[in-house]
RNA sequence: GAUGAACGCUGGCGGCGUGCUUAACACAUGCAAGUCGAACGGCUCAUAUUGAAACCUAGUGAUGUAUGAGUUAGUGGCGGACGGGUGAGUAACGCGUGGAGAACCUGCCGUAUACUGGGGGAUAACACUUAGAAAUAGGUGCUAAUACCGCAUAAGCGCACAGCUUCGCAUGAAGCAGUGUGAAAAACUCCGGUGGUAUACGAUGGAUCCGCGUCUGAUUAGCUGGUUGGCGGGGUAACAGCCCACCAAGGCGACGAUCAGUAGCCGGCCUGAGAGGGUGAACGGCCACAUUGGGACUGAGACACGGCCCAAACUCCUACGGGAGGCAGCAGUCGGGAAUAUUGCGCAAUGGAGGAAACUCUGACGCAGUGACGCCGCGUAUAGGACGAAGGUCUUCGGAUUGUAAACUAUUGUCGUUAGGGAAGAGAAAGGACAGUACCUAAGGAGGAAGCUCCGGCUAACUACGUGCCAGCAGCCGCGGUAAUACGUAGGGAGCGAGCGUUGUCCGGAAUUACUGGGUGUAAAGGGAGCGUAGGCGGGACGGCAAGUCAGAUGUGAAAACUGAGGGCUCAACCUUCAGACUGCAUUUGAAACUGCUGUUCUUGAGUGAAGUAGAGGUAAGCGGAAUUCCUAGUGUAGCGGUGAAAUGCGUAGAUAUUAGGAGGAACAUCGGUGGCGAAGGCGGCUUACUGGGCUUUUACUGACGCUGAGGCUCGAAAGCGUGGGGAGCAAACAGGAUUAGAUACCCUGGUAGUCCACGCUGUAAACGAUGAUUACUAGGUGUGGGGGGGACUGACCCCUUCCGUGCCGCAGUUAACACAAUAAGUAAUCCACCUGGGGAGUACGACCGCAAGGUUGAAACUCAAAGGAAUUGACGGGGACCCGCACAAGCGGUGGAGCAUGUGGUUUAAUUCGAAGCAACGCGAAGAACCUUACCUGGCCUUGACAUCCCUUUGGAUGCGCGGUAACGCGCGCAGCCCUUCGGGGCGGAGGAGACAGGUGGUGCAUGGUUGUCGUCAGCUCGUGUCGUGAGAUGUUGGGUUAAGUCCCGCAACGAGCGCAACCCUUACCCUUAGUAGCCAGCAGGAGAGCUGGGCACUCUAGGGGGACUGCCGGGGAUAACCCGGAGGAAGGCGGGGAUGACGUCAAAUCAUCAUGCCCCUUAUGGCCAGGGCUACACACGUGCUACAAUGGCGUAAACAAAGGGAGGCGAACCGGCGACGGCAAGCAAACCCCAGAAAUAACGUCCCAGUUCGGAUUGUAGUCUGCAACCCGACUACAUGAAGCUGGAAUCGCUAGUAAUCGCAGAUCAGAACGCUGCGGUGAAUACGUUCCCGGGUCUUGUACACACCGCCCGUCACACCAUGGGAGCCGGGAAUGCCCGAAGUCGGCAGCCUAACCACGAGGAGGGAGCCGCCGAAGGCAGGCCUGGUGACUGGGGUG
Repeated sequence: GAUGAACGCUGGCGGCGUGCUUAACACAUGCAAGUCGAACGGCUCAUAUUGAAACCUAGUGAUGUAUGAGUUAGUGGCGGACGGGUGAGUAACGCGUGGAGAACCUGCCGUAUACUGGGGGAUAACACUUAGAAAUAGGUGCUAAUACCGCAUAAGCGCACAGCUUCGCAUGAAGCAGUGUGAAAAACUCCGGUGGUAUACGAUGGAUCCGCGUCUGAUUAGCUGGUUGGCGGGGUAACAGCCCACCAAGGCGACGAUCAGUAGCCGGCCUGAGAGGGUGAACGGCCACAUUGGGACUGAGACACGGCCCAAACUCCUACGGGAGGCAGCAGUCGGGAAUAUUGCGCAAUGGAGGAAACUCUGACGCAGUGACGCCGCGUAUAGGACGAAGGUCUUCGGAUUGUAAACUAUUGUCGUUAGGGAAGAGAAAGGACAGUACCUAAGGAGGAAGCUCCGGCUAACUACGUGCCAGCAGCCGCGGUAAUACGUAGGGAGCGAGCGUUGUCCGGAAUUACUGGGUGUAAAGGGAGCGUAGGCGGGACGGCAAGUCAGAUGUGAAAACUGAGGGCUCAACCUUCAGACUGCAUUUGAAACUGCUGUUCUUGAGUGAAGUAGAGGUAAGCGGAAUUCCUAGUGUAGCGGUGAAAUGCGUAGAUAUUAGGAGGAACAUCGGUGGCGAAGGCGGCUUACUGGGCUUUUACUGACGCUGAGGCUCGAAAGCGUGGGGAGCAAACAGGAUUAGAUACCCUGGUAGUCCACGCUGUAAACGAUGAUUACUAGGUGUGGGGGGGACUGACCCCUUCCGUGCCGCAGUUAACACAAUAAGUAAUCCACCUGGGGAGUACGACCGCAAGGUUGAAACUCAAAGGAAUUGACGGGGACCCGCACAAGCGGUGGAGCAUGUGGUUUAAUUCGAAGCAACGCGAAGAACCUUACCUGGCCUUGACAUCCCUUUGGAUGCGCGGUAACGCGCGCAGCCCUUCGGGGCGGAGGAGACAGGUGGUGCAUGGUUGUCGUCAGCUCGUGUCGUGAGAUGUUGGGUUAAGUCCCGCAACGAGCGCAACCCUUACCCUUAGUAGCCAGCAGGAGAGCUGGGCACUCUAGGGGGACUGCCGGGGAUAACCCGGAGGAAGGCGGGGAUGACGUCAAAUCAUCAUGCCCCUUAUGGCCAGGGCUACACACGUGCUACAAUGGCGUAAACAAAGGGAGGCGAACCGGCGACGGCAAGCAAACCCCAGAAAUAACGUCCCAGUUCGGAUUGUAGUCUGCAACCCGACUACAUGAAGCUGGAAUCGCUAGUAAUCGCAGAUCAGAACGCUGCGGUGAAUACGUUCCCGGGUCUUGUACACACCGCCCGUCACACCAUGGGAGCCGGGAAUGCCCGAAGUCGGCAGCCUAACCACGAGGAGGGAGCCGCCGAAGGCAGGCCUGGUGACUGGGGUG
């Protein structure tokens, strides 16, 4: 885009079309084929006439005659073979197209010629009657014809015979003349005609034959007995095995016979640019059918839809004896189905039948009805109308949108409504179903007339709410797990519009079966290889022919349809006229380039000959040495062998090793080479014999002999199979030993088939160059193998050139890219093979081959939305290269063992609040839980609230103090002065009240901001422009060096730049300068001897400002670079030490309990207040620490030296008391001034003497101190007493590279009190680093990848469960087409003793002819039988798919 459509929602009008696609299922009822009296008898009626008998006459009126009208039944004629329906069958001369007849028929119609004479016998109707329920059948008697039958006549008619002429490819045909013979007729009449007979021609219609075309399957390959042909008969309208007898053995088939499935064919219709593909409704042509099957009759025509006979099924009637029927005609009914209309009107028109005609009939047809089923047209109003009503929706609360939309104002009147008029369709008059319709006019009034789908992308159109992987959506991708533009609803929007969506089907897009117009190295796809049949294709020259080809002409290509131009309905759809087109087929006339056929010829393709030549080419026979193994003998002694390490195994019965001799089998080291040969598989010691092919040279020969190659034939690695040999080594299976969680493996020790030979089979491989064969052409360079030619040579060399092979690199070109590139995957040509999404599956079934194993051919159901190729960036690797880090190593000290402290888990509990969870949670949030904190639990209490804003009333008693009561808060009572003022009031509170609201450490860190951790202070992460690539991307950023560093240098299709690195900042180490109080004191003075005072600022120190270090200098290395090594000078040397500083990003890392915050949740409670308890529990496990285990030590005595800090609700000296914690009193100090404050380790002296101790201090008892409202749960400290474990710590594991580790003390924050923690400070002060193999982490380059939530990835198979389709299956049940035999209806044909018989002959019997009957051949349905094809089902079973 289309549709005979259906379904859902909706639905105003008209025109034109169209409507059982399914059950060719069954049908009630009505209608659909009759007509003619001008063929006939009869019958009926009317008129006229005749007028018997009877009636006393008016007439009635039998009968006859004539005329007219009609006629349901019957005889007869024509028509029922047309028209109408349906598509079951049919793969066929059925259909389409074009031809043929020397092989045909044709009623009615037309033309022409001739004729139409004279006879005969019946019969229906009718009457009577018989049988029967009926249908119907029979008997007797009468009668007519255009019914029937002889006779006459008849030609240019038919037949037979023989003859002549002409023609044809042939059988033969036509014409002419002759003889013999045969066959006709119907009348009626209005007198005009209408009929009838014969013959010929025409027209129309039909039958037959032929060429070409006409679906799928080869998992259908052979089919055929009247089959193929002949001779002779029969038969037909006619040819013919159409039928029959005889004879011959043919005929069809790979160009697809036969069989199976499906199907009416065509003009056309739909789609498409076309070529094609699909389809065959309506309209038109042809065919076939009429309940199923068979058959003939009649007829011009049928084997007959509304005729006959028979058989079968079904239905109906019945008196049970027997009968009737056929809607796939029009309506209609049941049924089936997703689904398809009225039991209408009319013959007015068109057409048909009959008739002389009038006319009759006509469900053909013309109309109407019904269905939005389709196409077309129209309407549902039009104009104005707001800084824009209301309502709705959203909202950032400002507004936006619905929206000029509505209201309102003014108009118009299509359709519909009412009324009036009113056609054409009809040719002289009349006659119209449609139809009072179309159309015209008038009236009235916006009144009666809009929905459907969609809004994530494709694809035009977005928000809110609800829901919460639910409900649901979905054409594909996909959406939904609490902020859904994707579900549902609403608002808004988009599209189409009396329709809109959905579903089904077809074409297109799809170059996705590729003729036009595709491919096959790696995506699916080259046969394993050769020979060769059919077939296809084929070199040069010159003739001929004209099949293909091209051109002209002619016929045909029906109409309709289509296209163009016109015309008619108001337009359109629709109808119509003319033209074109119908790309085809056939005939004919030409042309001769190309193809073809044919003739002659040529040598270049191909082949042969001659001369050479290389080679693991093949087959057979023989020979050889090395090695393994085995046997014999000798020497010799304890191991050998094997592995990562071992063991099994062999060995004292003498192995391994070694020497000599022997046996046997298999394979041929070195040479040996991207070397050679072969078609491929493949071929490797040497010699011989036989043998195939290649290459080079050569102008001797043939003369296109060629290429490819469906089937076919042959060859064809390894493994395997059969028979017979052989068997050294190796070695499936198997055994043992190891390894391992296991180890039916990898490793080891053994070991059988096999490997070897001969003969046969198998016929497959990643049989690979994943690249079919042949031919030609298209830049180069460089190797190598085999030949030829030339040049220069002393030369085994060298150079140039040529042919054939075999490699690498590379241009153009090709390619999706990778890559290929004269050995093409380039440019062309020919032929073959193969492919068409993945899985199922190279499976099943069938067939063929095979001894088997198995091979070849080779599906479907079902299932998925991918599977796949090449390349890119990452990530990863028990891949590679390089480099770094307390990463390892080298060292020092720890942890893990003990006791205690602290945190966590677990457990417990009313509660033990919450968070943190590998590194990167665990002395973490917490720089400090007795109450408070506090979030938890128990109990008591409050409800606009403990806190904020707003409103109303009231108050000035705001607030403070006291009392009662309570566990406490809440609660109750009592007492006592708010502030400012312009005097109006204002401010600030208290109390009460109502509601908005407060409040939440409630949830979500996976909705968030902010902050933080980590990789990691690792050296990386990017951009602009350019260039390369189809692209993702690459380059830069890689490479060579170097660095701590993407630090720097050099090179380079890159050139630059940014965030990081470094530097700038702080501190520390040296110096200078400035300034000296509370710091200092060298020199001077005083002095209580204390920098205490005067004085001074030199020094120390303090804190401001400067300097200093930059590879600057020298030597060496390096590339004359960057840089590195060494040295000088210097306080410091190559970044001097330390700190702060953390790129792009990763981990949905941590935190909603610091804070902020979206959404959700609670609201007399999940909020608020209070008391008590808990966070401090304790079988246990882990982390982090402290103290120790002692003599490098403990204890005692008396001495020395810091730094950095803190101090007013504070630090607190001195003095006094106390053993002490501390207390009392109290100076000084808001601090370089006073205080904390004694530094300790250390040094000196003394003691202890290796022990659970004079080590160690846990635990416990008693007595105290301090803080605090309060030390019971639950604080720290002191004294005395007690004196536990522990004697250096398993596996494992941590920190540290220098003022570091280790060790020693000091201070601070938090804090009423409460550090072994944390953060700082200084004192003493080491050891070691060969080095980068390994462990861990990281960086750069490279490589592989089926990974990309990225190796914590991906993913394979069994098993278990559920479901689905399918193969096998003892069987069971259907369907189909044939075959053989039996039975054999109707009927044609043939035969026939007897029987019956109007026309003709004879006339006497009888005959001719006919009929019934019987027999025979054929023959439908039916029966029997064995096979074939196909479907369903089946216990069980096999694999497959999905979850």
Annotation: The RNA shown here (small-subunit ribosomal RNA) has 1443 nucleotides and comes from an uncultured bacterium. The RNAcentral record of the sequence draws on ENA and SILVA.